[in-house]
């Protein structure tokens, strides 16, 4: 740098150094000398990894019955993995203006234009793409 999967309208800021940029690109709209980026200290949020309780399937084990393959019923919760609903936060990351700030590509619906179609603009909705973060594989 690329690949796979999940998530992205919630949440959470003070101080010091620094000194003009920042919100990924572009357009818009914002933030910023009442101090941007960056670095350091402290604090916090969240719950991806982690851990734990409950619950439901599946696999599996045991028993009973029928059987051609196998199936049905019951039980166990020792074992494997998954879904759903919660609890915890020592640790690994992450995050702490604005929906991932909004749009960008495609499709649908509505409105406007002389406007049925094409086209353009505006609004709404769905999807894709891009990006971010985590976990994983090579």
């Nucleotide at each position: 740098a690329g690949c796979u999967c999940a998530u992205c309208g919630a949440g959470a800021g003070g101080g010091g150094c620094a000194g003009a940029g920042g919100g990924a690109a572009c357009g818009g709209c914002c933030c910023g000398u009442u101090g941007a980026a960056g670095c350091c200290c402290c604090g916090g949020c969240a719950a991806c990894c982690g851990u734990u309780g409950g619950u439901g399937g599946a696999g599996u084990u045991c028993g009973u019955g029928a059987c051609g393959a196998u199936c049905a019923c019951g039980a166990g919760g020792c074992c494997u993995g998954c879904g759903c609903c919660g609890g915890c936060a020592c640790g690994g990351u992450g995050c702490c203006a604005c929906a991932u700030c909004c749009g960008u590509c495609u499709c649908g619906c509505g409105g406007c234009g002389a406007g049925a179609g094409c086209c353009g603009c505006c609004g709404c909705g769905a999807g894709a793409g891009a990006g971010a973060u985590g976990a994983g594989a090579a």